A computed fold for a 160-nucleotide RNA from a bovine gut metagenome, annotated as Lysine riboswitch aptamer.
């Protein structure tokens, strides 16, 4: 240098018009009643353009995303986070805010747990983060009865 492997008590990720629950008696639609009309609404400001915007009751009444189980595929820096950048998007123009495919220095051996913090949401479900806790795999040191300390995956083991 090449090839092949291992870590699992939920190993990792992606896909799936599979099934189930939730979303929700919600949004929307229809009817009746009713408030409001440009000093309003469309993120904010200026200008333009367009348009109505709500509430109550009755009837009808979803879906997407997210989740659990199952199936398929690819794998073991599997993968996750990520300063910063960014094609483009947002009624039109300018400014600004917001969203953002994709790239990405750098960090994390792994899954789990409670607390804390964050994202998103209908949600107490879910996802993410560092610290902490025990467990687990690997190498080094020490020990040889039993146990301990430390390191990191560009690592470890085997073969050539």
């Nucleotide at each position: 240098g090449a090839u092949a492997g291992a870590g699992g008590a939920c190993g990792c990720a992606u896909c799936u018009g599979g099934u189930c629950a939730u979303c929700a008696g919600u949004a929307g639609c229809a009817a009746a009643u009713u408030g409001u009309a440009a000093u309003g609404u469309u993120g904010u400001g200026c200008a333009g353009a367009a348009c109505g915007c709500g509430a109550u009751u009755u009837g009808u009444g979803a879906a997407a995303g997210g989740g659990a189980c199952g199936g398929a595929u690819g794998c073991c820096g599997a993968a996750g986070a990520g300063a910063g950048g960014a094609a483009g998007g947002c009624c039109u123009g300018c400014a600004u805010a917001c969203c953002g495919a994709c790239c990405g220095a750098u960090c994390u051996g792994g899954g789990c747990g409670g607390a804390c913090g964050g994202a998103a949401u209908a949600a107490u479900a879910u996802c993410c983060g560092g610290a902490c806790g025990a467990c687990u795999g690997u190498c080094g040191c020490a020990a040889c009865u039993a146990c301990g300390c430390g390191g990191a995956g560009u690592g470890c083991u085997a073969u050539c």
Notes
Rfam family: Lysine riboswitch aptamer. Rfam describes the family as follows. Riboswitches are metabolite binding domains within certain messenger RNAs that serve as precision sensors for their corresponding targets.